[in-house]
RNA sequence: GAUAAAUUUCAGGGCGAGGUGCAAUUCCUCACCGGCGGUUAUAGUCCGCGAGCCUUUCGGCUGAUUUGGUGCAAUUCCAAAACCGACGGUUAAAGUCCGGAUGAAAGAAAUUUUUU
Numbered sequence: 001g002a003u004a005a006a007u008u009u010c011a012g013g014g015c016g017a018g019g020u021g022c023a024a025u026u027c028c029u030c031a032c033c034g035g036c037g038g039u040u041a042u043a044g045u046c047c048g049c050g051a052g053c054c055u056u057u058c059g060g061c062u063g064a065u066u067u068g069g070u071g072c073a074a075u076u077c078c079a080a081a082a083c084c085g086a087c088g089g090u091u092a093a094a095g096u097c098c099g100g101a102u103g104a105a106a107g108a109a110a111u112u113u114u115u116u
Base pairs, nucleotide, nucleotide: 001116002115004113005112006111007110008109009108010107016030017029018028019027031096032095033085034084035049036048037047038046044083045082052061053060054059065081066080067079068078069077087099088098089097
């Protein structure tokens, strides 16, 4: 260094201003946010996974991007303009508030042991 196992730790961000209204962080205008692995080059929008929903289980379902530029190579960078966001709750409709959740988990790291 590799292999296998065990244990431990970690593992999601965001409503600020104005308007209407009896009432809205839920509507309207502007604003703000982006889990994990992969990739010839860095990704919310590519390929997968987790979360969420359905199901006794097996298993199933599950959002969204274009144009131009650079380059060997980028739907990932740069410029511009777009788009998307579980379930339940709420004096009024929620990606951003409250709740399940001091949960679970893709996965990341560390330690110990085994074999080589």
This is a predicted structure of a 116-nucleotide RNA (FMN riboswitch aptamer (RFN element)). It matches the Rfam family "FMN riboswitch aptamer (RFN element)". Rfam links the family to the GO term FMN binding. Rfam's curators write: The RFN element is a highly conserved domain that is found frequently in the 5'-untranslated regions of prokaryotic mRNAs that encode for flavin mononucleotide (FMN) biosynthesis and transport proteins. Its mean pLDDT, the model's own confidence on a scale to 100, is 83.